[in-house]
RNA sequence: GAAGCAAGCCAGACAGCCGCUGGCCGUUGCGCAUUGCGUAGCGGCGGGAGGAAGGUCCGGACUCCACAGAGCAGGGUGACGGCUAACGGCCGUCCGCCGAAAACAGAAGCUUCGGCUUCAGUAUAAGGCGAGGAACAGGGCCACAGAGACGAGCGUAUUAAGUUACGGUGAAACGCGGUAACCUCCACCCGGAGCAAUUCCAAAUAGGCACGCGAUGAUGUUGCUCGCGGAGCGUGCGGGUAGGAAGCUUGAGCCAUGGAGCAAUUCAUGGCCUAGAGGAAUGGCUGUCAUAGCCGGCAGUUUCUGCCGGCCGUAACAGAAUCCGGCCUAUCGGCUUGCUUUAUUU
Numbered sequence: 001g002a003a004g005c006a007a008g009c010c011a012g013a014c015a016g017c018c019g020c021u022g023g024c025c026g027u028u029g030c031g032c033a034u035u036g037c038g039u040a041g042c043g044g045c046g047g048g049a050g051g052a053a054g055g056u057c058c059g060g061a062c063u064c065c066a067c068a069g070a071g072c073a074g075g076g077u078g079a080c081g082g083c084u085a086a087c088g089g090c091c092g093u094c095c096g097c098c099g100a101a102a103a104c105a106g107a108a109g110c111u112u113c114g115g116c117u118u119c120a121g122u123a124u125a126a127g128g129c130g131a132g133g134a135a136c137a138g139g140g141c142c143a144c145a146g147a148g149a150c151g152a153g154c155g156u157a158u159u160a161a162g163u164u165a166c167g168g169u170g171a172a173a174c175g176c177g178g179u180a181a182c183c184u185c186c187a188c189c190c191g192g193a194g195c196a197a198u199u200c201c202a203a204a205u206a207g208g209c210a211c212g213c214g215a216u217g218a219u220g221u222u223g224c225u226c227g228c229g230g231a232g233c234g235u236g237c238g239g240g241u242a243g244g245a246a247g248c249u250u251g252a253g254c255c256a257u258g259g260a261g262c263a264a265u266u267c268a269u270g271g272c273c274u275a276g277a278g279g280a281a282u283g284g285c286u287g288u289c290a291u292a293g294c295c296g297g298c299a300g301u302u303u304c305u306g307c308c309g310g311c312c313g314u315a316a317c318a319g320a321a322u323c324c325g326g327c328c329u330a331u332c333g334g335c336u337u338g339c340u341u342u343a344u345u346u
Stems, first nucleotide, its partner, number of pairs: 001342010012289007020048002023045010050317001054328002057326005062194004074190005079093005094132001095130004103122002106119005133185002138183002140179003150175001154167004198246004208237006220228002253272008290314001293311008
């Protein structure tokens, strides 16, 4: 330099203006009232989506319900060892398969005899993939081809004798064959539901219970009396609903340094707080620059590359909803690091 891989990171930047959401500080009014709390308003300050927030596939935390113990049924996992809160995840090793335009050797063609091109092949590197227990416990199945495909028969030769040998095809053929991603067996694991879990406060209206009043006329009808009307009314308690609050974001947390370990991971010390909405905020506009894309011109060697000018206007997947560890799926473009093979030079 060429080719092939692996891992990690970013996911437009800056400035101004206007909003939305929740937090803190100050201040004003009102209510309760001891500093204080609640509520309404004003001002200021700083916070506000992702690498997958997604699918809801697997595993946990947490909450409620159930639960003496054991078994059956059902579901799941499966090399060996380790990590972890746990896992179907991750790491290491073994085994099997894959893995090149380099290497190796081969054939054909061309040749200036130096070599070049094309084709098929072998074993591999970095690396990738693997539902990777058991087929002498049992059952089932085995495409196409083949006379015959699961259990022994059939053909030819041979022998005292189904006694012995061979049999085109096929992955497997005259058998201790293959298949468990078909049932099954073995080992191990698994109680159910899920934040709309669960808990607390608590209107209006209707209905319930208790007590009292009421046809000797309650309540209502204008504050009172008369009149009218005619069966409920008042007080208290309790359940439930609307609504509000907690759960809610300090956590198996993140960053840096050092130690142990091949690694996954773990330990110590120091530092940091990084959305918390909830019919659900995280946005919009303008300007400058940068990236992608498109158009035109110029230069170099057509492809292609570089420079200049203009247009477009953020450009891919997508958007928290109790939280965490994974897996899978989607994804414009860019950056960094490492590994392997080989060529050349030193």